Predicted 3D model of RNase P RNA and transfer RNA as a complex of 416 nucleotides.
[in-house]
RNA sequence: GAUGCGAGCUAGGCAGUCGCGGAGACAACCGAAAGGAGUCUUCGAGGAAAGUCCGGACACCACAGGGCAAGGGCGGUGGGUAACGCCCACCCGGGGAAACCCGCGGGAAAGUGCCGCAGAGAACAGACCGCCGAUGGCGCGGCCACACGUGAGUCGCGCACAGGCAAGGGUGAAACGGUGCGGUAAGAGCGCACCGGCGCCGCGGUGACGUAGGCGCGCAUGGCAAACCCCGCCCGGUGCAAGGCCAAGCAGGACCGUCGACCCAGCCCGGCGAGGUCCAGGUGGGCCGCACAGAUGGAUGGCUGCCCAAGACAGAAUCCGGCUUACCGGCUCGCUGAGGAG
RNA sequence: GCCCCUGUAGCUCAGCUGGUUAGAGCGGCGGCCUUUUAAGCCGCGCGGCGCCGGUUCGAAUCCGGUCGGGGGCA
Numbered sequence: 001g002a003u004g005c006g007a008g009c010u011a012g013g014c015a016g017u018c019g020c021g022g023a024g025a026c027a028a029c030c031g032a033a034a035g036g037a038g039u040c041u042u043c044g045a046g047g048a049a050a051g052u053c054c055g056g057a058c059a060c061c062a063c064a065g066g067g068c069a070a071g072g073g074c075g076g077u078g079g080g081u082a083a084c085g086c087c088c089a090c091c092c093g094g095g096g097a098a099a100c101c102c103g104c105g106g107g108a109a110a111g112u113g114c115c116g117c118a119g120a121g122a123a124c125a126g127a128c129c130g131c132c133g134a135u136g137g138c139g140c141g142g143c144c145a146c147a148c149g150u151g152a153g154u155c156g157c158g159c160a161c162a163g164g165c166a167a168g169g170g171u172g173a174a175a176c177g178g179u180g181c182g183g184u185a186a187g188a189g190c191g192c193a194c195c196g197g198c199g200c201c202g203c204g205g206u207g208a209c210g211u212a213g214g215c216g217c218g219c220a221u222g223g224c225a226a227a228c229c230c231c232g233c234c235c236g237g238u239g240c241a242a243g244g245c246c247a248a249g250c251a252g253g254a255c256c257g258u259c260g261a262c263c264c265a266g267c268c269c270g271g272c273g274a275g276g277u278c279c280a281g282g283u284g285g286g287c288c289g290c291a292c293a294g295a296u297g298g299a300u301g302g303c304u305g306c307c308c309a310a311g312a313c314a315g316a317a318u319c320c321g322g323c324u325u326a327c328c329g330g331c332u333c334g335c336u337g338a339g340g341a342g
Numbered sequence: 343g344c345c346c347c348u349g350u351a352g353c354u355c356a357g358c359u360g361g362u363u364a365g366a367g368c369g370g371c372g373g374c375c376u377u378u379u380a381a382g383c384c385g386c387g388c389g390g391c392g393c394c395g396g397u398u399c400g401a402a403u404c405c406g407g408u409c410g411g412g413g414g415c416a
Base pairs, nucleotide, nucleotide: 004335005334006333007332008331009330010329012307013306014305015304016303017302018301020044021043022042023041024040025039026038029036030035046313050324051323053322054321055320056319057318058239059238060237061236065269066268067267068266071235072234073233074232075231076090077089078088079087080086091105092103093102094101095100106230107229111228112227113224114223115222128169129168130165131164132163135162136161137159138158139157140156141155142154143153144151145150146149177195178194179193180192181191182190196219197217198216199215200214201213202211203210204209243288244287245286246285252279253278254277255276256275263271264270308311343415344414345413346412347411348410349409352368353367354366355365369388370386371385372384373383374382392408393407394406395405396404
């Protein structure tokens, strides 16, 4: 110190002025009262208030119960937390020169299923080109034998018929370890050495896991579970339009049920105990829930002046903890180290 | 505010579950027939899986995010 990486903070500032909403105080004005107006003080959007994707609080459903089944979710390890699919640290795999980043990251030697096209062969692998032809066969020749034109023998050459091989070529996302030497007719973990792999022991670590050690195994079980599935863990449902109270108003009817209905999501156990379902009719007002911002026509804004680097994404609606997504820029801290200098 | 459903050609839809070729009807275009049009017959997908990323050899389909459209509630 180019570039890059990580973490945190910030989200125009100041002044004047006019407004908006909540709370509190005050004696005068209005009002029968409730209250209103006025004055003063004070508070008034965000890091995401968003998406509604997770986890809770809270409320109701019967007390939120037990077992089974079904369904859904989660998934390396150890911690944190009210809880989580979140956070921190680490492990493993992948990317990067590095800082660092990414990973829905259990199981494929439980079972089922799938692997198109191409290719010889795609899961108990296979043989198109190719290599070989040791062995058998066929042909030719030599030797040998004699019964003299044949082969009971033997040797060599050729063919590539039987057959052997999987090294090389080629196909594919993927072809059943890699390199070398030996070996062989040609070859091949067929044998050996090294590397890789797997298993056990030892060692280190709380653990995932790692391993410079020892022993064993020629190497066997390709991929996909964001396919079914298996294993482990978790989960009752509905959401503040939950729900409670007050006021106003109306018209009842049918069916089921205390011989136990409805309900506690399906079944069983267990429980509750007088209503339930549908049609018709009426209302569609207020308060609470509801907050140290906070309404139910729903506030948080406008104008002027100055300054600068010229101001992004965007605005609460029951409340919290997270995640994700959107975003002009600025500041601080830590790290990497192309290159340069000594 | 809360909770659901959905997006494939110009239009209406299938295919998605169970991954490997994107299809049907209407419409459109070209040709034939006809003096011409309509009807009829023949031919042509006419560059379509909302967008981005991931899993996989391979994604319309599986998973996540995002955008748009529709519906319900006291």
Rfam match: Bacterial RNase P class A. Rfam classes the family as a ribozyme.